[in-house]
RNA sequence: GCUCGCAUGGCUCAGUGGUAGAGCGCGUCACUCGUAAUGAUGAGAUCCCCGGUUCAAUCCCGGGUGUGAGCA
Numbered sequence: 001g002c003u004c005g006c007a008u009g010g011c012u013c014a015g016u017g018g019u020a021g022a023g024c025g026c027g028u029c030a031c032u033c034g035u036a037a038u039g040a041u042g043a044g045a046u047c048c049c050c051g052g053u054u055c056a057a058u059c060c061c062g063g064g065u066g067u068g069a070g071c072a
Base pairs, nucleotide, nucleotide: 001071002070003069004068005067006066007065010024011023012022013021018055026042027041028040029039030038048064049063050062051061052060
């Protein structure tokens, strides 16, 4: 330099053109003599950025940034 993939709560990941979920973690409560475990409940994401298409974009298209892999 070229090609391909990825970017979503604190972490690891799902997700579909119609106002985003799970596990773990975190807060509160219950249970216990106490802790852990377990159960209930709650908070937490402008879905990397800019633009385009669309009635509507996390999703489709273009560009950028970051990151990973391959080739040279």

A computed fold for a 72-nucleotide RNA from Penicillium roqueforti FM164, annotated as transfer RNA.
The gene name in the source record is tRNA-Thr-CGT-1-1.